[in-house]
RNA sequence: GGUCUUGAAGGGCAAAUCUAUCGAAAGGUAGAGACGCAAAGCCGCGGGUCUAAGGCAAACAAGCUAUGAUAGCCGGGUAGCUAGA
Numbered sequence: 001g002g003u004c005u006u007g008a009a010g011g012g013c014a015a016a017u018c019u020a021u022c023g024a025a026a027g028g029u030a031g032a033g034a035c036g037c038a039a040a041g042c043c044g045c046g047g048g049u050c051u052a053a054g055g056c057a058a059a060c061a062a063g064c065u066a067u068g069a070u071a072g073c074c075g076g077g078u079a080g081c082u083a084g085a
Base pairs, nucleotide, nucleotide: 003085004084005083007081012037013036017032018031019030020029021028022027035072041078042077043076045075046074047073048070049069050068054065055064056063
């Protein structure tokens, strides 16, 4: 240095929910809060899922669609701490 395993110690992140705020919405941001997580660190490259402002369609309406979102859905890329082999 690499791979696999690991989380005892030192630590890290932060689900749901509430408040405020941004957004058409999904959802994001900040604070509180901890369900959990060995990458639950980072990246929208592939797939899945969510939303439908706008557009299309319809004309009772339902509907279709991502350029939007999700990294705590999966894969991939990148890249760290502890201990062991």
Predicted 3D model of an 85-nucleotide RNA (c-di-GMP-I riboswitch aptamer) from Syntrophomonas sp. UBA1368. Its mean pLDDT, the model's own confidence on a scale to 100, is 84. The source organism's lineage runs through Bacteria, Bacillati, Bacillota, Syntrophomonadaceae and Syntrophomonas.